This is a predicted structure of a 73-nucleotide RNA (transfer RNA) from an Oscillospiraceae bacterium. The sequence was found in a public genome assembly. NCBI's taxonomy places the organism under Bacteria, Bacillati, Clostridia, Eubacteriales, Oscillospiraceae. The prediction has a mean pLDDT of 82. It matches the Rfam family "tRNA". The family's RNA type in Rfam is transfer RNA. Rfam links the family to the GO term triplet codon-amino acid adaptor activity.
[in-house]
RNA sequence: CUGCCCGUAGUGUAAUGGAUAACAUGACAGACUCCGACUCUGUUGAUUACUGGUUCGAGUCCAGUCGGGCAGA
Numbered sequence: 001c002u003g004c005c006c007g008u009a010g011u012g013u014a015a016u017g018g019a020u021a022a023c024a025u026g027a028c029a030g031a032c033u034c035c036g037a038c039u040c041u042g043u044u045g046a047u048u049a050c051u052g053g054u055u056c057g058a059g060u061c062c063a064g065u066c067g068g069g070c071a072g073a
Base pairs, nucleotide, nucleotide: 001072002071003070004069005068006067007066010025011024012023013022018056026044027043028042029041030040031039049065050064051063052062053061
């Protein structure tokens, strides 16, 4: 330099173009316990990397930018 893939809660992953973006884990509080751990209950946490475009409607489709990875030269 060229081509391809990926970017979503602190972390790991879901989500047919259509609902309030879901689940696990974590964190916090409570119950339990002599105290912890485990377990149970509740709470909390996302400008879906960024900027535009298409659409009635975009996490999803298109273009560009940024970041990461793979392959080739």